The RNA shown here (Fluoride riboswitch aptamer (crcB RNA motif)) has 69 nucleotides and comes from Nevskia sp. Its Rfam family is "Fluoride riboswitch aptamer (crcB RNA motif)". Gene Ontology terms of the family: response to fluoride and positive regulation of gene expression. The source organism's lineage runs through Bacteria, Pseudomonadati, Pseudomonadota, Nevskiaceae and Nevskia. Its mean pLDDT, the model's own confidence on a scale to 100, is 77. The model forms 100% of the base pairs in the Rfam consensus. It was read from a public genome assembly, where an Rfam model found it.
RNA sequence: UGGACGCAGCGAGAUGGCAUCCUCGCCGAACCGUCCGCCGCAAUGCGGACUGAUGAUGCCUACCGAUCC
Numbered sequence: 001u002g003g004a005c006g007c008a009g010c011g012a013g014a015u016g017g018c019a020u021c022c023u024c025g026c027c028g029a030a031c032c033g034u035c036c037g038c039c040g041c042a043a044u045g046c047g048g049a050c051u052g053a054u055g056a057u058g059c060c061u062a063c064c065g066a067u068c069c
Stems, first nucleotide, its partner, number of pairs: 009026005016060006033050006
């Protein structure tokens, strides 16, 4: 000086908040939803349809639906 690994820290995981756990990333990044059709080697683009406040769990908030008072 370079590389790898470990620890710590920080960030991210398609719409909010808190907690816990998991995964990923280290700014050259992680991440930026699904399905169908068309063009195309692919990428990209165009059109149409659709799910969810979680990566997972619990609670809260917002939204939606049903029932009762």